This is a predicted structure of a 102-nucleotide RNA (Purine riboswitch aptamer). Rfam family: Purine riboswitch aptamer. The family is grouped with related families in Rfam's "Purine riboswitches". About the family: Riboswitches are metabolite binding domains within certain messenger RNAs that serve as precision sensors for their corresponding targets. The coordinates come from a structure-prediction model, not an experiment, and the mean pLDDT is 75.
[in-house]
RNA sequence: AACAAUUCAAAUUAAUUUUGCCGUAUAAUGUCGGGAAUAUGGCCCGAGAGUCUCUACGAAAUCACCUUAAAUGAUUUCACUACGGCGAGACAUAGAUGGGGA
Numbered sequence: 001a002a003c004a005a006u007u008c009a010a011a012u013u014a015a016u017u018u019u020g021c022c023g024u025a026u027a028a029u030g031u032c033g034g035g036a037a038u039a040u041g042g043c044c045c046g047a048g049a050g051u052c053u054c055u056a057c058g059a060a061a062u063c064a065c066c067u068u069a070a071a072u073g074a075u076u077u078c079a080c081u082a083c084g085g086c087g088a089g090a091c092a093u094a095g096a097u098g099g100g101g102a
Stems, first nucleotide, its partner, number of pairs: 007099003012094001016090010026056001029049001031047005041066002050057001058078007
């Protein structure tokens, strides 16, 4: 000086998995049918629309309105799902290169 096994550190890569944020879709929206309640009430079931889109299409609070009838309205807050983007974590494997090394 070179170098095997083994060992330490390790950029990085791929797989699996968990998770955060952002964007697009959709306004958690609107239509219809059947049934139900009635101011201590204002719901239930179903169909179809809406998305280059699978799924979902609800909840709570507040306010209003309906003088007992068949019909609800407004506002605020809270998701899931599909696709895309940017990150974080976990686990195991490989590992450029570097250190040590009989």